A computed fold for an 89-nucleotide RNA from a Gammaproteobacteria bacterium, annotated as c-di-GMP-I riboswitch aptamer.

[in-house]
RNA sequence: UUCAGUCAAGGGCAAAGUCACCGAAAGGUGGCGACGCAAAGUCUCCGGUCUAACGGGCCUUCGGGCCCCACGAUAGCGGGACCGCCGGA
Numbered sequence: 001u002u003c004a005g006u007c008a009a010g011g012g013c014a015a016a017g018u019c020a021c022c023g024a025a026a027g028g029u030g031g032c033g034a035c036g037c038a039a040a041g042u043c044u045c046c047g048g049u050c051u052a053a054c055g056g057g058c059c060u061u062c063g064g065g066c067c068c069c070a071c072g073a074u075a076g077c078g079g080g081a082c083c084g085c086c087g088g089a
Stems, first nucleotide, its partner, number of pairs: 002089002005086001012037002017032006035076001041082003045079003048074003055068005
């Protein structure tokens, strides 16, 4: 440096649920908690998925209802980029 993560060691992260807070929501942050993860480390560049506040449209009994929309979210949906621990070959 490359390959695979079969072996060892030390460890790391933390799904669902739940409590508090933030958010219109999706979801996020922190505590508890472990389903799993060898990049479950970082980044929305591409695709997917979720939400639909603002804005727009239609309707309205004027209270509101429905539809569209990402500038919101997801890196634990996949691809990609960057970076990295350990031993093994």
The organism belongs to Gammaproteobacteria, within Bacteria. Rfam family: c-di-GMP-I riboswitch aptamer. Rfam describes the family as follows. GEMM was predicted in a large-scale screen for bacterial structured RNA regulatory elements. Gene Ontology term of the family: cyclic-di-GMP binding. The coordinates come from a structure-prediction model, not an experiment, and the mean pLDDT is 90.